[in-house]
Context: one part of a larger RNA
Molecule: large-subunit ribosomal RNA, domain II
Organism: Amniculicola lignicola CBS 123094
RNA sequence: GUCCACACUUCUACUAGGAUGCUGGCGUAAUAGCUGUAAGUGGCCCAUCUUAAAAUAUAGACCAAGGAGUCUAACAUCUAUGCAAGUGUUUGGGUGUCAAGCCCAAGCGUAUAAUAAAAGUAAACGGAGGUAGGAACCCCUUAGGGUGCACCAUCAACCAAUCCUAAUAUCUUCAGAUGGAUUUAAGUAAGAGCAUAGCUGUUGGGACCCAAAAGAUAGUGAACUAUACCUGAAUAGGGUGAAGCCAGAGGAAACUCUAGUAGAGGCUCACAGCAGUUCUAACGUGCAAAUCAAUCAUCAAAUUUGGGCAUAGGGGCGAAAGACUAAUCGAACUAUCUAGUAGCUGGUUCCUGCCGAAGUUUCCCUCAGGAUAGUAGUAACGUCUUCAGUUUUAUAAGGUAGAGCGAAUAAUUAGAGGCCUAGGGGUUAAAACAACCUUCACCUAUUCUCAAACUUCGAAUAUGUAAGAAGUCCUUGUUACUUAAUUAAACGUAGACAUUUGAAUGUAUCAUUACUAGUAGGCCAUUUUUGGUAAGCAGAACUAGCAAUACAGGAUAAACUAAACGCAGGGUUAAGGUACCAGAAUACACGCUCAUCAGACACCACAAAAGGUGUUAGUUCAUCUAGACAGCAGGACGGUGGCCAUGGAAGUCGGAAUCCGCUAAGGAGUAUAUAACAACUCACCUGCCGAAUGAACUAGCCCUGAAAAUGGAUGGCGCUCAAGCGUGCUACCCAUACCCCGCCGCCAGGGCAGACUUUAUGCCCUGGCGAGUAGGCAGGCGUGGAGGCUUGUGACGAAGCCUUGGGGGUGACCCUGGGUUGAACAGCCUCUAGUGCAGAUCUUGGU
Numbered sequence: 001g002u003c004c005a006c007a008c009u010u011c012u013a014c015u016a017g018g019a020u021g022c023u024g025g026c027g028u029a030a031u032a033g034c035u036g037u038a039a040g041u042g043g044c045c046c047a048u049c050u051u052a053a054a055a056u057a058u059a060g061a062c063c064a065a066g067g068a069g070u071c072u073a074a075c076a077u078c079u080a081u082g083c084a085a086g087u088g089u090u091u092g093g094g095u096g097u098c099a100a101g102c103c104c105a106a107g108c109g110u111a112u113a114a115u116a117a118a119a120g121u122a123a124a125c126g127g128a129g130g131u132a133g134g135a136a137c138c139c140c141u142u143a144g145g146g147u148g149c150a151c152c153a154u155c156a157a158c159c160a161a162u163c164c165u166a167a168u169a170u171c172u173u174c175a176g177a178u179g180g181a182u183u184u185a186a187g188u189a190a191g192a193g194c195a196u197a198g199c200u201g202u203u204g205g206g207a208c209c210c211a212a213a214a215g216a217u218a219g220u221g222a223a224c225u226a227u228a229c230c231u232g233a234a235u236a237g238g239g240u241g242a243a244g245c246c247a248g249a250g251g252a253a254a255c256u257c258u259a260g261u262a263g264a265g266g267c268u269c270a271c272a273g274c275a276g277u278u279c280u281a282a283c284g285u286g287c288a289a290a291u292c293a294a295u296c297a298u299c300a301a302a303u304u305u306g307g308g309c310a311u312a313g314g315g316g317c318g319a320a321a322g323a324c325u326a327a328u329c330g331a332a333c334u335a336u337c338u339a340g341u342a343g344c345u346g347g348u349u350c351c352u353g354c355c356g357a358a359g360u361u362u363c364c365c366u367c368a369g370g371a372u373a374g375u376a377g378u379a380a381c382g383u384c385u386u387c388a389g390u391u392u393u394a395u396a397a398g399g400u401a402g403a404g405c406g407a408a409u410a411a412u413u414a415g416a417g418g419c420c421u422a423g424g425g426g427u428u429a430a431a432a433c434a435a436c437c438u439u440c441a442c443c444u445a446u447u448c449u450c451a452a453a454c455u456u457c458g459a460a461u462a463u464g465u466a467a468g469a470a471g472u473c474c475u476u477g478u479u480a481c482u483u484a485a486u487u488a489a490a491c492g493u494a495g496a497c498a499u500u501u502g503a504a505u506g507u508a509u510c511a512u513u514a515c516u517a518g519u520a521g522g523c524c525a526u527u528u529u530u531g532g533u534a535a536g537c538a539g540a541a542c543u544a545g546c547a548a549u550a551c552a553g554g555a556u557a558a559a560c561u562a563a564a565c566g567c568a569g570g571g572u573u574a575a576g577g578u579a580c581c582a583g584a585a586u587a588c589a590c591g592c593u594c595a596u597c598a599g600a601c602a603c604c605a606c607a608a609a610a611g612g613u614g615u616u617a618g619u620u621c622a623u624c625u626a627g628a629c630a631g632c633a634g635g636a637c638g639g640u641g642g643c644c645a646u647g648g649a650a651g652u653c654g655g656a657a658u659c660c661g662c663u664a665a666g667g668a669g670u671a672u673a674u675a676a677c678a679a680c681u682c683a684c685c686u687g688c689c690g691a692a693u694g695a696a697c698u699a700g701c702c703c704u705g706a707a708a709a710u711g712g713a714u715g716g717c718g719c720u721c722a723a724g725c726g727u728g729c730u731a732c733c734c735a736u737a738c739c740c741c742g743c744c745g746c747c748a749g750g751g752c753a754g755a756c757u758u759u760a761u762g763c764c765c766u767g768g769c770g771a772g773u774a775g776g777c778a779g780g781c782g783u784g785g786a787g788g789c790u791u792g793u794g795a796c797g798a799a800g801c802c803u804u805g806g807g808g809g810u811g812a813c814c815c816u817g818g819g820u821u822g823a824a825c826a827g828c829c830u831c832u833a834g835u836g837c838a839g840a841u842c843u844u845g846g847u
């Protein structure tokens, strides 16, 4: 270079498949729709307070009807409309077709002037100012130039107040021109308001609805019950046996004793009565809002009881229990103030779309609450070379981490050297600031360890500023300041430099204004961090989350991983998985592990120190063909019963010492043994054998360490060259994530007045986006009533009710067929409101 093959991209053609639309055919107990049953899969009960609810937190059986941000006054922003330096029917009058409409005057409100505590004074140097930006218009149209609204920035001017100045005038005193000030103003500077209506918000009103415990005023109650008084009534039968009296006996007497009689008593047993102890009996939707059985207390009195009468609510009455005062008492009951108040609990009624929080700052008799800023929404205005949770470059500030302590401060270990500067203890000496020894302090050079409130040094991260037209260079004007000086400074004037105009990257917006909601209990995670033994403990910082948030994964699950959601179809992944439950490899490759408690995946649902001759891998040091290690066998001697000690000690109770000879080798002796010997054994040497051996340590898995109360959990089953642990490599599975496509909605940008047949609140094109509690805004659905239009519907059947009939809308809901029924009703445009229920121990009725 050519040819061929393969892959990809684009175009064309063909083929095949799919979706949708249109049209046609078949089908009419069936294929849509509805209802029911069975099986499988997913799936916890709503509402509520809460950081957090499926909760062993509260409310809730079911149905119907009723049931909660209203009206008014004032104010604020915005919007619409009318008039406008005014405006407004307030009153009165006039007119009138007489509740309307029309016209007029006066008053009043508000606005048109401010400032000052007030007396008071009171907004033009001028073409109502200059400068920068500036819509728009004009000139010129290439560039440029001029006039410059609103608004904004800035510098002047003016009015009033405040503080100075002080001419002038005046008998004193009061006045006060003028000139100033970095002072104050809700001012002036060619007005913008007033009225009506509406949304939202604030405040006062019952003020979204329901609910206290309380407070006040005026009354009604003593038929229950408490107590007093008046007048009546009632209370078997026994026992005990006081005083008095009688008789007898004794005694000098006082008097005593005995037997009788008598019949006292807040005496006794006990019926009626009154009461109410125990069983903590019965009953406990009762016979009963306090009863019933048995048992028990009292029973002639402080007894029981009828009637009458008295005491009344901060009052009574009380043998006192805060008892009782009409089933009510630590202040009765009734009515009213009263819809009392509640920073507290509960509830608060239709749909869709767009945006979307806070639990933090400051203050509060503030901590269950408010205000304030922040955060959010809506509306508006201006503007496009603008903006930024980023990087770079330049520059600036810092004293944390670290480091340091032979640098300061503070702490702190160890020796070494030194002298007398001080003290203690000693020796020589009578003594000595004489000598010497020693110790501690001290000094010197070192050494060990440290600091939130130490530091020479000193990061990272984080932070400020800058990276240009409002700039740079140059010309020469002003000035009371500055300089020797037109020198400097400040402010101007004329001119030059325009897209390589002054780093990168990203982005189309960004700045400003007005009004206002909710929130002001937070919680979790990584990292940093304080208290605490610690905590699912308490308190901080940065960031990200949950709250307010689903989907896939972690078996289960607020917060972890992955990833944020319109409605469908197709494809692909993330995290996580792939024996079976259960979608996907009982895949592949290489190791490890056997558990009489194996193990099995972050957050996370625990285990440690210490051990193991379980097994595996490794490190270091030794031994070994000059024959190791292990096994079997042989030797293991002499000086010497070494010395000392001892009752004894011969290798071996004990002490000190530990040589020599012969040898292949044999210790003045490793263990057993003896009273002491003996004997046996070891070290050591040799033979047989023939190749590896020993010690210490490291760390993988496994094991021990490892005990709890219902039976039990790698999620279960189960699994052993795993379905466990470690490493690698492919394939596969599926999320609302990503890609493609259709549709819906929202937002942004752009086009369209020409012809047909259509709303500019319209039509067309392109692109991006779509989570959401509290909350905001927008657009709709439905209900009762009023006005207008449809000259609407209706006995040829209105409304209502019933309905596996048909259809439309994202939805609230609407249209229609059929049945029933029998007299009224609807659509559209406006207005209006006692306008929407699942909850409130909601109310009433029903089941």
Stems, first nucleotide, its partner, number of pairs: 045060001047058002061847006069348001071205006078198006086110003090106006114121002129155003133151001136147004157188002160184002162181003168175001208347002215337006226311002229308006237269003240265001244261002247258004273298001278294001282291001313329001315325002350780006360373001362371003374519002376516005382510001385508001387506002390504002392467005402457001403455002409451001411449001414446001416444003421441001423439006471497003476492004522546002525543001527541005552561002566743002569740004576733003580716002585730001588728005599719001610704003614701010631688005637661003643655002667682001672679001744770009781836001783833008792825002800820004805816004